RNA sequence: GGAGUCAGCCAGACAAUCGCUGUGCAGCAUUUGCAUGCUGCAGGGAGGAAAGUCCGGGCUCCACAGAGCAAAGUGCCAGGUAACGCCUGGGGGGCGUGAGCCCACGGAAAGUGCAACAGAAAGAUACCGCCCGGUGUUGUGUCGCUUGCGAUGCGACGCUGUGGUAAGGGUGAAAUGGUGCGGUAAGAGCGCACCGCGUGCGUGGUAACACGGCACGGCUAGGCAAACCCCACUUGGAGCAAGGCCAAAUAGGAAUCCACUCGGUGUGGCUCGCAUCGGAUUCGGGUAGGCUGCUUGAGGUGGCUGGCAACAGCCAUCCCAGAUGAAUGAUUGUCCUCGACAGAACCCGGCUUAUCGGCUGACUCCCCCU
RNA sequence: GCGCCCAUAGCUCAGCUGGAUAGAGCGUUGCCCUCCGGAGGCAAAGGUCAGAGGUUCGAAUCCUCUUGGGCGCG
Numbered sequence: 001g002g003a004g005u006c007a008g009c010c011a012g013a014c015a016a017u018c019g020c021u022g023u024g025c026a027g028c029a030u031u032u033g034c035a036u037g038c039u040g041c042a043g044g045g046a047g048g049a050a051a052g053u054c055c056g057g058g059c060u061c062c063a064c065a066g067a068g069c070a071a072a073g074u075g076c077c078a079g080g081u082a083a084c085g086c087c088u089g090g091g092g093g094g095c096g097u098g099a100g101c102c103c104a105c106g107g108a109a110a111g112u113g114c115a116a117c118a119g120a121a122a123g124a125u126a127c128c129g130c131c132c133g134g135u136g137u138u139g140u141g142u143c144g145c146u147u148g149c150g151a152u153g154c155g156a157c158g159c160u161g162u163g164g165u166a167a168g169g170g171u172g173a174a175a176u177g178g179u180g181c182g183g184u185a186a187g188a189g190c191g192c193a194c195c196g197c198g199u200g201c202g203u204g205g206u207a208a209c210a211c212g213g214c215a216c217g218g219c220u221a222g223g224c225a226a227a228c229c230c231c232a233c234u235u236g237g238a239g240c241a242a243g244g245c246c247a248a249a250u251a252g253g254a255a256u257c258c259a260c261u262c263g264g265u266g267u268g269g270c271u272c273g274c275a276u277c278g279g280a281u282u283c284g285g286g287u288a289g290g291c292u293g294c295u296u297g298a299g300g301u302g303g304c305u306g307g308c309a310a311c312a313g314c315c316a317u318c319c320c321a322g323a324u325g326a327a328u329g330a331u332u333g334u335c336c337u338c339g340a341c342a343g344a345a346c347c348c349g350g351c352u353u354a355u356c357g358g359c360u361g362a363c364u365c366c367c368c369c370u
Numbered sequence: 371g372c373g374c375c376c377a378u379a380g381c382u383c384a385g386c387u388g389g390a391u392a393g394a395g396c397g398u399u400g401c402c403c404u405c406c407g408g409a410g411g412c413a414a415a416g417g418u419c420a421g422a423g424g425u426u427c428g429a430a431u432c433c434u435c436u437u438g439g440g441c442g443c444g
Stems, first nucleotide, its partner, number of pairs: 001366010012335007020045002023042008047341001051352002054350005059239004066272004071235005076090005091105001092103004106230002111228002113224002127169002129165003132161014177195006196219001197217005202211003243292004253283006263277004299318008336339001371443007380396004389427001398414005420436005
């Protein structure tokens, strides 16, 4: 100098004016009062994702959520956490020269199922080939004689066997551990050596797991579980339109159906249990205002301590949106690198997705110079 | 707020318990038939299966994320 990896931060800046919306204080008006309205002053006013609603929790109501089945989800190990499918560290596998990155990563020696086409065969199979037996034709050698037949050896080509063989060929994404030596009719873990695999023990490690430690097994324990399934673990349901309070209104109307205790409903699969005693649908009528829940929280910042880390503990300090037709905007001026994705609605922890660009730190590889 | 479904040719749909050439009807184009048109007959074109990634030997189909559209309940 170039290329790259990981972690973190920023999200046009400043000033003025006019608005919008909450909070606090003061004054005035209304009011018995609570409170409401107006004015002034002070101070606050979107995000890293507020998004998707994909997970997990808080909060609230239904039994302070109970039992069984079903269903759904998760799936190496340990830790963190309120909890998680998240995070951290570790193990195993894969990718990369490397920093580093990625992995739904339990079980296929319980069962069922699937594997198109090709191929003999896709889980237990013989198409070619090799070998063996039987048999036929034929060539040739030897022997015998009745001279064209018989016996026998070697070979070639056929046929055949509920024959053997998975070493070779070819097919496929995948073919029944690999190499070598022996062995055999030909072959084959059939035997042996080495490598691989599995099981048990031992050693190290909390564990996953590892081992150039020992013994055993010739290895019918091939693949797919993001196919059913098995195993382990988790999950009761609903959602702030939850729920509570005040006010207003009212007639709790009509029809149909179910049930009337071996039943219905209480919330969302079923049965039991618990509570309670009518319920469902349609039509019609009334009301449809306000307060609360609402933002102080698993909270932010700084420091110290423990821990490899995620994180936890202690101390100090700060208060940082809370609307309900729903605020966060407009204009002007100056400057720059000319500004992306995008807007809270009960609240948090994550994940995922979108995002113009810029800055900082650590690290890796290559080239050059000293 | 909560729950669910769909996207395949220009249009309407099959295929979605994985198997390789993705089909059907209507429409379009060409030819035949007819004096001409329609109807009819024959043939052809037309698809990144909404997009991306993963599982698998193999994905329209299974899983995850995204985009667009629709439905139901309170």

This is a predicted complex of two RNAs, RNase P RNA and transfer RNA, with 444 nucleotides together. Model confidence (mean pLDDT): 76 of 100. Rfam match: Bacterial RNase P class A. Rfam describes the family as follows. Ribonuclease P (RNase P) is a ubiquitous endoribonuclease, found in archaea, bacteria and eukarya as well as chloroplasts and mitochondria. Its family is annotated with tRNA processing, dimeric ribonuclease P complex and ribonuclease P activity in the Gene Ontology.